[in-house]
RNA sequence: UGCGGGAUGGUGUAAUGGUAACACGCCUGGUUUUGGUCCAGGUAAUCUAGGUUCGAGUCCUAGUCCCGCAG
Numbered sequence: 001u002g003c004g005g006g007a008u009g010g011u012g013u014a015a016u017g018g019u020a021a022c023a024c025g026c027c028u029g030g031u032u033u034u035g036g037u038c039c040a041g042g043u044a045a046u047c048u049a050g051g052u053u054c055g056a057g058u059c060c061u062a063g064u065c066c067c068g069c070a071g
């Protein structure tokens, strides 16, 4: 430099173009003598900027960063 893949709560992973889901974590309450376990509720996310579309995490363009391959 070229090509390919990736970026989603604090963390790990989902999501046919149509309410962003699950687990762990964190917070509150219950249970317990206390803690842990367990139960109930809550909290919190789409890398950035444009475009297409009635509607974009998803499609297109550009950029940033990470990984791999080639030179």
Stems, first nucleotide, its partner, number of pairs: 001070007010024004018054001025043006047063005
Predicted 3D model of a 71-nucleotide RNA (transfer RNA) from a Candidatus Nealsonbacteria bacterium. Model confidence (mean pLDDT): 82 of 100. Rfam family: tRNA. Rfam describes the family as follows. Transfer RNA (tRNA) molecules are approximately 80 nucleotides in length. The source organism's lineage runs through Bacteria, Bacteria candidate phyla and Candidatus Nealsoniibacteriota.